Molecule: Bacterial RNase P class A
Organism: Pseudomonadota bacterium
RNA sequence: AGAGCAGGACAAAUGGCCGCUGCUUGCCUUAUGGGCAAAGGGGAGGAAAGUCCGGGCUCCAGAGGACAGGGUGCUGGGUAACGCCCAGUCCUGGCGACAGGAAGGAAAGUGCCACAGAAAGGAAACCGCCUCGACGGAUAUCUGAGAUAUGCGGCGGGGUAAGGGUGAAAAGGUGAGGUAAGAGCUCACCAGUCCCGUCGGUGACGAUGGAAGCUAGGCAAACCCCACCAGGAGAAAGACCAAAUAGGGGAGCGAUUGAGGGUGGUCCGCCCGAGUUCCCGGGUAGGUCGCUCGACCUCGAUGGUAACGUCGAGGCUAGAUGAAUGGUCAUUGUCCCGCAAGCGGGUGACCGCUUCGGGAAACAGAACCCGGCUUACGUCCUGCUCUAACA
Numbered sequence: 001a002g003a004g005c006a007g008g009a010c011a012a013a014u015g016g017c018c019g020c021u022g023c024u025u026g027c028c029u030u031a032u033g034g035g036c037a038a039a040g041g042g043g044a045g046g047a048a049a050g051u052c053c054g055g056g057c058u059c060c061a062g063a064g065g066a067c068a069g070g071g072u073g074c075u076g077g078g079u080a081a082c083g084c085c086c087a088g089u090c091c092u093g094g095c096g097a098c099a100g101g102a103a104g105g106a107a108a109g110u111g112c113c114a115c116a117g118a119a120a121g122g123a124a125a126c127c128g129c130c131u132c133g134a135c136g137g138a139u140a141u142c143u144g145a146g147a148u149a150u151g152c153g154g155c156g157g158g159g160u161a162a163g164g165g166u167g168a169a170a171a172g173g174u175g176a177g178g179u180a181a182g183a184g185c186u187c188a189c190c191a192g193u194c195c196c197g198u199c200g201g202u203g204a205c206g207a208u209g210g211a212a213g214c215u216a217g218g219c220a221a222a223c224c225c226c227a228c229c230a231g232g233a234g235a236a237a238g239a240c241c242a243a244a245u246a247g248g249g250g251a252g253c254g255a256u257u258g259a260g261g262g263u264g265g266u267c268c269g270c271c272c273g274a275g276u277u278c279c280c281g282g283g284u285a286g287g288u289c290g291c292u293c294g295a296c297c298u299c300g301a302u303g304g305u306a307a308c309g310u311c312g313a314g315g316c317u318a319g320a321u322g323a324a325u326g327g328u329c330a331u332u333g334u335c336c337c338g339c340a341a342g343c344g345g346g347u348g349a350c351c352g353c354u355u356c357g358g359g360a361a362a363c364a365g366a367a368c369c370c371g372g373c374u375u376a377c378g379u380c381c382u383g384c385u386c387u388a389a390c391a
Base pairs, nucleotide, nucleotide: 001387002386003385004384005383006382007381008380009379010378012332013331014330015329016328017327018326020043021042023040024039025038026036027035028034029033045363049374050373052372053371054370055369056368057234058233059232060231070229071228072227073226074088075087076086077085078084089103090101091100092099093098104225105224109223110222111219112218113217126164127163128160129159130158131157132156133155135153136152138150139149140148141147142146172190173189174188175187176186177185191215193212195210196209197208198207199206200205238289239288240287241286248280249279250278251277252276253275260272261271262270263269296315297314298313299312300311301310302309303308334360335359336358337357338356340355341354342353343352344351345350
């Protein structure tokens, strides 16, 4: 320098001006309410996102237990819990730093294995190899037609899984013996499986010894079997207050013995006249609570390889509800670029600092609250690996 691997940090600060929200104070008001926005104070994230997993909380259901359906699936640990995290084991990928794993059971059973191929699982004979039978024609030998032997050709029966060919995969591999030809048929070594041990490890597992049968293909992200987990619904949960209008229930008064209304200052009168007054209860609009002090944050000590735990000190950090948290200017900071200038270091390639000029800041917006996962995204830093070159 190039190509990578792992981890971390920030994602701005201060001030002015113009705005938004509304908490406290203040002011106005028709006053347990409504308004003003004057002063002070608070006002998004690392993912607030997707709503995928786990919990808190709330309501509903429930004597207890089980099935169905669902989820998880190497080991040990962490945690409120998890499908998350940490540390390991084994397998796989990479030269490596390192990464990934949907990692129980295929010798419980059922099923499937495309295409190609003869055959895809207690298999199969397409070519090839070996053997037998009859036939055909050839050669040789003996004899008079004929017989015998040898090899050849196609046909039929059988053996053979060594070799060829097909396939992702063809029933262990190599070598020797053996055989008509072959084959774990036998033997040696190697690989693997099951069983019994020894040693190390909490364990997954690793190392090693013996014995067996000689080998048992793959798929469980097919059914299934085994072990473990779990009632259901979500803040539109749920609790409370509660109009107007129209229904419901109850009580009182009332229909020529006239409730009530109109006229009118009032009473009488006159006119209209079958309803009317009060209470209770449910629901709606609207409002209040739930609502932010919590498995919380920061720092320190301490146990642990780590995830994380324990102790101590300090802190309070949005709580809105059609839903605010914004814009702009200046200065500073961070980073980048420069055939700009200066200073310093080094033998050198070159490096560092200061000044000047120019530039950059992405993805994205809380809606009950936490722990995760996943996805989106700008800049910078640290450590490590491989390769090449130079000093």